[in-house]
The RNA shown here (small-subunit ribosomal RNA) has 1411 nucleotides and comes from a metagenome. RNAcentral holds the sequence, with entries from SILVA. Its mean pLDDT, the model's own confidence on a scale to 100, is 86. Rfam family: Bacterial small subunit ribosomal RNA. Rfam links the family to the GO terms ribosome and structural constituent of ribosome.

RNA sequence: GGGCGCACGGCGCACGGGUGCGUAACACGUGGGUAAUCUGCCCUCUGAUGGGGAAUAACCCGCCGAAAGGCGGGCUAAUACCGCAUAACAUCCCUUUGGCUUCGGCUGGGGGGAUCAAAGGCCGCAAGGCCGUCGGUGGAGGAGCCCGCGCCCGAUUAGCUAGUUGGUGAGGUCAUGGCUCACCAAGGCUUUGAUCGGUAGCCGGUCUGAGAGGACGACCGGCCACACUGGAACUGAGACACGGUCCGGACUCCUACGGGAGGCAGCAGUGGGGAAUAUUGCGCAAUGGGCGAAAGCCUGACGCAGCGACGCCGCGUGGGGGAUGAAGCUUCUCGGAGUGUAAACCCCUUUUCGGCCCGGACGAAAAAUCCCGCAAGGGAUCUGACGGUACGGGUAUAAGAAGCCCCGGCUAACUACGUGCCAGCAGCCGCGGUAAGACGUAGGGGGCCAGCGUUGCUCGGAAUAACUGGGCGUAAAGGGUUCGUAGGCGGUGUGGCAAGUCGGGAGUGAAAUCCUGAGGCUUAACUUCAGGACUGCUACCGAAACUGCCAUGCUCGAGUGCGGGAGAGGCGAGUGGAAUUGCAGGUGUAGCGGUGAAAUGCGUAGAUAUCUGCAGGAACACCAGUGGCGAAAGCGGCUCGCUGGACCGCAACUGACGCUGAGGAACGAAAGCUAGGGGAGCAAACAGGAUUAGAUACCCUGGUAGUCCUAGCCCUAAACGAUCAGAACUUGGGGUGGGCCCCUUUCGGGGUUCGUCCCGGAGCUAACGCGUUAAGUUCUGCGCCUGGGGAGUACGGUCGCAAGGCUGAAACUCAAAGGAAUUGACGGGGGCCCGCACAAGCGGUGGAACAUGUGGUUCAAUUCGACGCAACGCGAAGAACCUUACCUGGGCUUGAACCGCACCGGACAAUCCGUGGAAACAUGGACUUCUCGCAAGAGACCGGUGUAGAGGUGCUGCAUGGCUGUCGUCAGCUCGUGCCGUGAGGUGUUGGGUUAAGUCCCGCAACGAGCGCAACCCUUACACUUAGUUGCUACCUGCAAAGGAGAACUCUAAGUGGACUGCUCCGGAUAACGGAGAGGAAGGUGGGGAUGACGUCAAGUCAGCAUGGCCUUUAUGUCCAGGGCUACACACGUGUUACAAUGCGCGUCACAAACCGUUGCAAACCCGCGAGGGGGAGCUAAUCGGAAAAAAACGCGCUCAGUUCGGAUUGCAGUCUGCAACUCGACUGCAUGAAGCCGGAAUCGCUAGUAAUGGCGUAUCAGAUCGACGCCGUGAAUACGUUCCCGGGCCUUGUACACACCGCCCGUCACAUCACGAAAGUGGGCUGUACUAGAAGUCGCCGUGCCAACCCGCAAGGGAGGCAAGCGCCCAAGGUAUGGCUCAUGAUUGGGGUGAAGUCGUAACAAGGUA
Repeated sequence: GGGCGCACGGCGCACGGGUGCGUAACACGUGGGUAAUCUGCCCUCUGAUGGGGAAUAACCCGCCGAAAGGCGGGCUAAUACCGCAUAACAUCCCUUUGGCUUCGGCUGGGGGGAUCAAAGGCCGCAAGGCCGUCGGUGGAGGAGCCCGCGCCCGAUUAGCUAGUUGGUGAGGUCAUGGCUCACCAAGGCUUUGAUCGGUAGCCGGUCUGAGAGGACGACCGGCCACACUGGAACUGAGACACGGUCCGGACUCCUACGGGAGGCAGCAGUGGGGAAUAUUGCGCAAUGGGCGAAAGCCUGACGCAGCGACGCCGCGUGGGGGAUGAAGCUUCUCGGAGUGUAAACCCCUUUUCGGCCCGGACGAAAAAUCCCGCAAGGGAUCUGACGGUACGGGUAUAAGAAGCCCCGGCUAACUACGUGCCAGCAGCCGCGGUAAGACGUAGGGGGCCAGCGUUGCUCGGAAUAACUGGGCGUAAAGGGUUCGUAGGCGGUGUGGCAAGUCGGGAGUGAAAUCCUGAGGCUUAACUUCAGGACUGCUACCGAAACUGCCAUGCUCGAGUGCGGGAGAGGCGAGUGGAAUUGCAGGUGUAGCGGUGAAAUGCGUAGAUAUCUGCAGGAACACCAGUGGCGAAAGCGGCUCGCUGGACCGCAACUGACGCUGAGGAACGAAAGCUAGGGGAGCAAACAGGAUUAGAUACCCUGGUAGUCCUAGCCCUAAACGAUCAGAACUUGGGGUGGGCCCCUUUCGGGGUUCGUCCCGGAGCUAACGCGUUAAGUUCUGCGCCUGGGGAGUACGGUCGCAAGGCUGAAACUCAAAGGAAUUGACGGGGGCCCGCACAAGCGGUGGAACAUGUGGUUCAAUUCGACGCAACGCGAAGAACCUUACCUGGGCUUGAACCGCACCGGACAAUCCGUGGAAACAUGGACUUCUCGCAAGAGACCGGUGUAGAGGUGCUGCAUGGCUGUCGUCAGCUCGUGCCGUGAGGUGUUGGGUUAAGUCCCGCAACGAGCGCAACCCUUACACUUAGUUGCUACCUGCAAAGGAGAACUCUAAGUGGACUGCUCCGGAUAACGGAGAGGAAGGUGGGGAUGACGUCAAGUCAGCAUGGCCUUUAUGUCCAGGGCUACACACGUGUUACAAUGCGCGUCACAAACCGUUGCAAACCCGCGAGGGGGAGCUAAUCGGAAAAAAACGCGCUCAGUUCGGAUUGCAGUCUGCAACUCGACUGCAUGAAGCCGGAAUCGCUAGUAAUGGCGUAUCAGAUCGACGCCGUGAAUACGUUCCCGGGCCUUGUACACACCGCCCGUCACAUCACGAAAGUGGGCUGUACUAGAAGUCGCCGUGCCAACCCGCAAGGGAGGCAAGCGCCCAAGGUAUGGCUCAUGAUUGGGGUGAAGUCGUAACAAGGUA
């Protein structure tokens, strides 16, 4: 001399970084104040920096402790510490003077007095320089305190407050102040929201929005608060201090159990929690900070890098050409279409990113050091985490680089398959139950793109809290009414003030953000610069119209006065008649009463009825009136008393005195409550009688509270005009109440004003409607609304005697709830009108037997369909086999039938014969040989194999076509244009008449038209013409066939005529039309038929046919045999035959129509009792045949009887058809002879040639019917009428229905589930009060123990001062007691919501069956 370490000392550690717990507050924002303040480091100026003293770390020695650490002794230094000197300035006191002032004081100048300082270090030989130190002035920046204004939700928080509010004094602080204390006073805050509770850091700003607003407060920036939790101070310029101290607490760790240590809301990182959020990186190179003279050190501030598509921005994944268009895939009508220029392929580019190679930064220049220079200044050197990164150059290849969501509507984008209310989707509406553009997949398409979707949150749309910018008659919403406090608003003139208002400039409104213009990164994002904006606040100047304030006037608002008339206005007292009831008496006798009908009840002990008298209570008929009065509630006999209000006239008085009205007060129907009266009638509850399935109702008989009065509560209502109060303005008409004026003889008319009612204009309204009494146009004030349910509920509060009132939620749940109007449908609504709808009649069904169909049951099968009317003698106009679809069994498998192709074989098929068999079929055999061609071969045909494909009476009639039923042969259903309405829609089509009719006439904002109605068509009734065979007539005849004659009649079948309200009368609008009549065969559509509008019933039919889709393919196809469809305890429908005498039996004897017949009808004749058999003439039919019509008529019998009624059933014997009558045909004969003596409830048909009754025929069909469809004969009764039942039409009305009344819908109960309330309590959180407790610590007292500096003293020692200990005030945690608020939980309990097709009833919607 240097280095390392330790220690003393200085500065920093209060910055920077993190977080948002607390805080609703001067915390924050903004603007001010501080004359009530502080400020280290820095700057400026100024003045100083003299001279002394005593200690103590480190260090050494010793000791204690496991440790952390501590103790004792000894030495020493300082810019550490302590006196002294000096004192410009500063501070304080006295004094003088100027300015300002909040009158307290502040500030400047002069004089006097008192008090207070300091530290040295480095370089240098030195001079000197540099860095420090002290006192002060000013500044800058920072901080403290105070004030105005702004700043979330809850009133189910309405009262809070004792240092509380103020004063005096003192203490304390940097500083004001109850900040603290003593005393005094009794104040202070609050509905302009105090207090309490909840939530929250505030702002610049961010997101959104046209804006006004709304929501938010991450990143960046400012402020605040916090640092494990609670308390406290120390140090310091600054802290009550994130990485300081002390104490209490909880927790973690260490321990030798004695005791200690700790605080990531610093950067990384770990765990936990969670849907979720990064590296234990590099560097101080830059920027910034601390310290330092500097070098430099420190710095998870910071600069960089890493991870994450988290966001913003930029770029790429290639570009061009390329087919009537590959493949694949998808779809298909099988032709095609789509993917799609997409790909392949050809050409081009090689730029970006990525790969490889080369180069390689800006950010760095200061400080520092060195050099030059006198200086100013100039020059040089050093320094890069990022990073071998950005960037540049080179290199090769289209090369390495696309996904996600969606495709039903909103919303841009469609098909197929799978699935079958399953699986699933879904933001809302809603998709899915066999054809899903909605699920899943595929193809295709749409959107966005290194992203795309989802979820969460915010604003918008939302005028859906409406300031901009909403409403309140009926949709949610006017307070029940009045008075009135605060508040809000307020007529007119003049003057003043200047708070609001307006104008001006000034200050502020940090930066960032935002907007505009420039600049820098290749661009952009990003960033830099400039300007604007920051809509605000503050003070000043000005204006004075408007609002406000002050002053003074005015009279029209408001009020007073005088004079009038009206009134169920109120209160009190008195009084009247009618009626009901009761009591007494008279007359009088058997009922009264009541109802839909009855009964309960009353009455022979005399009711009801009637007369007389008496009693009592309540209510006041007529007048009486969309009349009057009152604030509303409400008020009704008459009289009197007291009393309120309105109105009219006059214009004397006051001079804005007004309007509204949060709270508040008063009044407030009925019912109800308390106490005392009263009680006739009425009448909850209650009782009885009825009704009813029930009837705790409706009806009846009784009947108590109550209704009435007095006093006091209750305080609600569809307290309604569902319409708050006041003021002004805005076309009209009519009625009515009160007053006044004018004209008028009367009658009456006109004007004005207050009230009230109707109709209506403009305007308003969603519409309905309102419309000078507004719901019109405006102003002022108050109340109220904000989807439905939960709920006017719960909790809390408050009022009440109670009942209960006022105030008044949430969870949860729904996709609506609601208004007005429209069209329908419906009504135990109304009006008008039809129909065998009822009624009036006749005959049936329901009872019997049988037939037939159906249900049910049975069965191997009893095939299937049809189900109120409008299924059930229906499909079926004909099941023994067949039919036949069903069952059993047996067969076939390109199949019984159809058809394409390929290959093989052959003629095949047919026929015949065997075998097995029930047959089908299997198998064998025989027979047989087409056309063309020379042949090969080809073709036709057949068989086989394969394939494409057939077949299906399998499913879906709710995928369909077609056809049909039904309302209904009802009179309706629509359109164009116009008009009306916001619209749905209306009008037309309604209305007055009329009709069978939307038929016609008239009217009419409608005018026309279409489908329906009618007519045209067929038939029947009359006549004529034409035509006469097979028909007809007369004749002939053996009265048979036949014959000739006639064309008059009947008839036949073609045409024509005829009937049209044409004619008369009457009615009616003179119309339409109706009534009567004439004529006529027929008369008012003559009778009958055909004909069925728009539509309804997802009506019927996939089994008549056709057909989409699905299913099946050695079977769900097909063939065959047998069986079944024919079953049988029963139930129903439709029929037949009957029950008898208007009948039955037998005999005799007349008169039809329509129809059918050649695989047919069949005569005569013969046989049979008969069914039938034989027979076969005739007939393809006005010719022949079926064919006898029957009832009727005549005659006889039967005589009321289960019969001479009735014919079932059964036996026997037969006939016919048919391959075949056993299951399972029809008929015949004989025998048998059942039920049944006219049919309960109920129900059907029919209005005239109809019902009833009699027979005849036909289709199907081999046969078989009592059914069906037709024909003719005989041939009635009744209709007053439209009240009722059913169906229908038109108009109208109500509706909560619209799948449309077979609708809708309510409540209890039962079950499941969810949220909520109550509840003996239980557990927690927050908090109040009282007492207790009292760590650490500040402060105070004390300080006996201890102590170096200063003073006295030679010293010992003393003093001053300080420390420990002790005591006191305050005080955290803790403790005790008792309250408040709140959360969770609780046996049990209460209602509420929701849920599939549960139970009971029927409350509501129609007159909802009791409005």